Predicted 3D model of a 351-nucleotide part of an RNA (small-subunit ribosomal RNA, central domain) from an uncultured bacterium. Its Rfam family is "Bacterial small subunit ribosomal RNA". The prediction has a mean pLDDT of 87. The full RNA is in RNAcentral, with records from Greengenes.

Context: one part of a larger RNA
RNA sequence: CUGGGCGUAAAGCGCCCGCAGGCGGUGCGGCGCGUUUGCACUGACAGCGGCCAGCUUAACUGGCCGAGGUGUGCAAAAACGGCCGCACUUCGAGGACCAGAGAGGGACAUGGAACUCCAGGUGUAGUGGUGAAAUGCGUAGAUAUCUGGAAGAACACCAAAGGCGAAGGCAGUGUCCUGGCUGGUACCUGACGCUCGGGGGCGAAAGCUAGGGGAGCGAACGGGAUUAGAUACCCCGGUAGUCCUAGCUGUAAACGAUGACCACUAGGUGUGCGGGGUAUCGACCCCCUGCGUGCCGCAGCUAACGCAAUAAGUGGUCCGCCUGGGGAGUACGGUCGCAAGAUUAAAACUC
Numbered sequence: 001c002u003g004g005g006c007g008u009a010a011a012g013c014g015c016c017c018g019c020a021g022g023c024g025g026u027g028c029g030g031c032g033c034g035u036u037u038g039c040a041c042u043g044a045c046a047g048c049g050g051c052c053a054g055c056u057u058a059a060c061u062g063g064c065c066g067a068g069g070u071g072u073g074c075a076a077a078a079a080c081g082g083c084c085g086c087a088c089u090u091c092g093a094g095g096a097c098c099a100g101a102g103a104g105g106g107a108c109a110u111g112g113a114a115c116u117c118c119a120g121g122u123g124u125a126g127u128g129g130u131g132a133a134a135u136g137c138g139u140a141g142a143u144a145u146c147u148g149g150a151a152g153a154a155c156a157c158c159a160a161a162g163g164c165g166a167a168g169g170c171a172g173u174g175u176c177c178u179g180g181c182u183g184g185u186a187c188c189u190g191a192c193g194c195u196c197g198g199g200g201g202c203g204a205a206a207g208c209u210a211g212g213g214g215a216g217c218g219a220a221c222g223g224g225a226u227u228a229g230a231u232a233c234c235c236c237g238g239u240a241g242u243c244c245u246a247g248c249u250g251u252a253a254a255c256g257a258u259g260a261c262c263a264c265u266a267g268g269u270g271u272g273c274g275g276g277g278u279a280u281c282g283a284c285c286c287c288c289u290g291c292g293u294g295c296c297g298c299a300g301c302u303a304a305c306g307c308a309a310u311a312a313g314u315g316g317u318c319c320g321c322c323u324g325g326g327g328a329g330u331a332c333g334g335u336c337g338c339a340a341g342a343u344u345a346a347a348a349c350u351c
Base pairs, nucleotide, nucleotide: 003323004322005321006320007305008304012319014202015201016200017199021195022194023193025088026087027086028085029084030083031082033081034080035077036076037075038074039073040072041071048066049065050064051063052062053061054060092192093189094188095187096185097184098183099182100181104178105177106176107175108174109173110172111155116150117149118148119147120146121145122144126137127136163170164169207248208247209246210245211244212243216242217241221237222236223235224234259318260317261316262315263314264313267296268295269294270293271292272291273290274289275288276287277286300307301306324351325350326349333344334343335342336341
């Protein structure tokens, strides 16, 4: 000496479930597997420590003694871990009952506003668009305005630093089916838990396959402008797509750029949903408390920025990942995919 790290420097898997594995609450008894101690044996030579000897000395060489690692056997101990047995319980986990909030998910039904289109009425020369224009539309009657109809998509206000969900994400209204969460009681089970390699599932947008649908918007594309040019920005059109059903893809600045779980560590203030209390005729107000979500801030941490009970603080368990820049998240090979590609993942060379 026997690594250090992962918010922004390289580094947290996009998210969840979960087998193996790792780790695991309290008390009592037993075993003695781990563990610890003692004894015996083992522990080649060289080396190392001590003493001595030989080369003039030393290095070097030789002799004797010893230490040391590992393993085996025997004996002992029983704190801790393990195993077996018994027991415990609002400190873990799950259940029951009562109460509650919510854009959580799926299916079906349905509403109004707006845009567009169609038909009809009124009406006449423009309209539209821009920095300014033009392309475009319009005397075959547009724009404007009124009435009726069709169709698709999205749901103004409420709306919030608000709510729900594991994440992606979720917003008109109603019904049905359905998941999770919170509080209260302390009635039941009695450690049933945490994490998770491999595995399984979910997973925005774009894209793909098949069949529908197509109002608006709109990659590509055509045209008009701008410009030295303008494969753009602006304008007029416009196909895929955007929407639905079934399947595939499996990625993202999938971000809190912060893995999950547990415990502990000043306060202040706002907000969402509960419980209790004081007060009151009652509701508010006020106080206490639980869960969630924000802001500020002490200690502490941090390279700084900042984080700060929603930690990036102090500790614990388990997993993932990093190890100079480029080459490269590439090549080759494997696996997956209809394809696009995804995933796993180098080296030469170079600085």